Transfer RNA from Daphnia pulex, 71 nucleotides, folded computationally. The coordinates come from a structure-prediction model, not an experiment, and the mean pLDDT is 81. Rfam family: tRNA. Taxonomically the source falls in Daphnia (Eukaryota, Eumetazoa, Mandibulata, Branchiopoda).

RNA sequence: GCAUGGAUGGUUCAGUGGUAUAAUGCACGUCUGCCACGCGGGAGGCCCGGGUUCGAUUCCCGGUCGAUGCA
Numbered sequence: 001g002c003a004u005g006g007a008u009g010g011u012u013c014a015g016u017g018g019u020a021u022a023a024u025g026c027a028c029g030u031c032u033g034c035c036a037c038g039c040g041g042g043a044g045g046c047c048c049g050g051g052u053u054c055g056a057u058u059c060c061c062g063g064u065c066g067a068u069g070c071a
Base pairs, nucleotide, nucleotide: 001070002069003068004067006065007064010024011023012022018054026042028040029039030038047063048062049061050060051059
């Protein structure tokens, strides 16, 4: 340099044109003599810009970052 696939809470990940799932972590409550485990509700996210669309996290284009392969 070219090609392929990717970017989603703090971390790991699911998902789809109609505002997003779970686990783990976090703080709180409950349980216990205390901690842990268990239980309950809670906060926290679609990489950036543009386009298409009534509506984009999803489709298209460009950019950034990291991965793999080739040279």